[in-house]
Molecule: Bacterial RNase P class A
Organism: Bacteroidales bacterium
RNA sequence: AAGCUGGGACGUCCUGUCGCUCCUUUGGAAACAAGGGGGAGGAAAGUCCGGACAGGAUAGGACACCCCGCUGCGGAAAGCGCAGACAGGAGUAAUCUUGUGGCGGCCGUAACAGAAAAUAACCGCCAAAAGGUUAUUUAUGCGACCGAAAGGGAGCAGAAUAAUUUUUUGGUAAGGGUGAAAACGUGAGGCAAGAGCUCACGACCGGGCGCAGCGAUGCGUUCGGGGUACGGCGCCGGGGCCUGCAAGACCAAAUAUACCGGUGAUAUGAGGGUGGUCCGCCCGAUGCCGGGGGGUAGGUUGCGCCAGAUAAAUGACGGGAUUAAAAACAGAAACCGGCUUACGGUCCCAACUUUGUU
Numbered sequence: 001a002a003g004c005u006g007g008g009a010c011g012u013c014c015u016g017u018c019g020c021u022c023c024u025u026u027g028g029a030a031a032c033a034a035g036g037g038g039g040a041g042g043a044a045a046g047u048c049c050g051g052a053c054a055g056g057a058u059a060g061g062a063c064a065c066c067c068c069g070c071u072g073c074g075g076a077a078a079g080c081g082c083a084g085a086c087a088g089g090a091g092u093a094a095u096c097u098u099g100u101g102g103c104g105g106c107c108g109u110a111a112c113a114g115a116a117a118a119u120a121a122c123c124g125c126c127a128a129a130a131g132g133u134u135a136u137u138u139a140u141g142c143g144a145c146c147g148a149a150a151g152g153g154a155g156c157a158g159a160a161u162a163a164u165u166u167u168u169u170g171g172u173a174a175g176g177g178u179g180a181a182a183a184c185g186u187g188a189g190g191c192a193a194g195a196g197c198u199c200a201c202g203a204c205c206g207g208g209c210g211c212a213g214c215g216a217u218g219c220g221u222u223c224g225g226g227g228u229a230c231g232g233c234g235c236c237g238g239g240g241c242c243u244g245c246a247a248g249a250c251c252a253a254a255u256a257u258a259c260c261g262g263u264g265a266u267a268u269g270a271g272g273g274u275g276g277u278c279c280g281c282c283c284g285a286u287g288c289c290g291g292g293g294g295g296u297a298g299g300u301u302g303c304g305c306c307a308g309a310u311a312a313a314u315g316a317c318g319g320g321a322u323u324a325a326a327a328a329c330a331g332a333a334a335c336c337g338g339c340u341u342a343c344g345g346u347c348c349c350a351a352c353u354u355u356g357u358u
Stems, first nucleotide, its partner, number of pairs: 001354003005350006012321007020039008041329001045340002048338004053244004065240005070084005085100006101235001103234001105233006122176002124172015140157003145152002184202006204225009248301004257293001259291005271283004
């Protein structure tokens, strides 16, 4: 210097004119006018997580259901932050990224390929049984033929041995081949052939002890173990009622009006109560005036008192400065803490890689 990684900061400034909104002072009956002051973001966004606060529900407990799950610290809490542990992946590296309680009891899956994806036998290796073929042997039996006979005798059958081969049964996880993954690795012993079958060393898993660490865990040592991976259910620990500021609290018109009082109206009394029915007994209408509770509009509060709400304001156009260019994403809505997503560009710090110079 270039590239790359991680973290942080910024998200124009000054000014003129014309506006918007809130507060305040003065003037005004009011409308309003004048002066002074305040007026969007790093994410105000998505509304994903948690809280505070509020109302409702609720005797207490349990089940069910839902969420979370390595360790330490922070935090009110969080699908939160920081630092770390172990295992895997990407990168030359800085660094980034995925996963994480315990048990293994039950269940499921392991595409394609392959005999087989979990009580593995296709080929191969070994054993046994039953055959086939070939060769050799034969003290056995039969025996064409030769011979008068004795006898000889090709050959056939059977048997034995060896080699080879077929089928069946069993053993075998060393070897081959398939696959992302094949039932710990290497060597020796062992065996019919083999195999953690046994042994040594090593890897992995679990326990004990020692050391280091707050801890997850690491290192060392010792003892034990042998059915892979992933997922679900079950088990363990922790947490969880519902609704949200349009929550909720207070004040409270107009109109209508439960109820009460007065007055009026006038019914030889609409209607109602009591009662099976009738009588009887009791209450008793519509107007006007006053009182009155609940609730609506509206107001105050919640609410943050130098942004605020009400759904509504926070702007537009010039000039100058910086700059390559003022051009990115985007507009608070009750409040607080997070997460996630969007974003033109600038600056700073640290680490790494490559190249060059001294």